[in-house]
RNA sequence: GGUCGGGUCCUGUGCGACGAGCGACCGGGAACCAGGUCAGGCCAGGGAUGGAGCAGCCUUCAACGGCACCGCUCGGGCGCCGCAGGGAGCCUGGCCACC
Numbered sequence: 001g002g003u004c005g006g007g008u009c010c011u012g013u014g015c016g017a018c019g020a021g022c023g024a025c026c027g028g029g030a031a032c033c034a035g036g037u038c039a040g041g042c043c044a045g046g047g048a049u050g051g052a053g054c055a056g057c058c059u060u061c062a063a064c065g066g067c068a069c070c071g072c073u074c075g076g077g078c079g080c081c082g083c084a085g086g087g088a089g090c091c092u093g094g095c096c097a098c099c
Base pairs, nucleotide, nucleotide: 001096002095003094004093005092006091007090008089009086010085011084012083013082014081015079016078018075019074020073021072022071023070025066026065027064034059035058036057037056042051043050044049
């Protein structure tokens, strides 16, 4: 000096961690304007019985709150991680050639 590799470095990507949002989940929750059941009382009826239905109770829409775990999406001054690629420089190994 040539050549074949490795590392550093850079790019893309996967995975992971972290963060954010949403979902799921949990809580919460309607004087009437939601649902159910409807004491009392009310209405109809001679009665049997029927009807509407307040409070109460149960449930739920929305707001709102929480969110350890789970799902999705997004993010970057994250990673002793995987894969692919890049080539100027730097470090390094093998081989060849020359002095």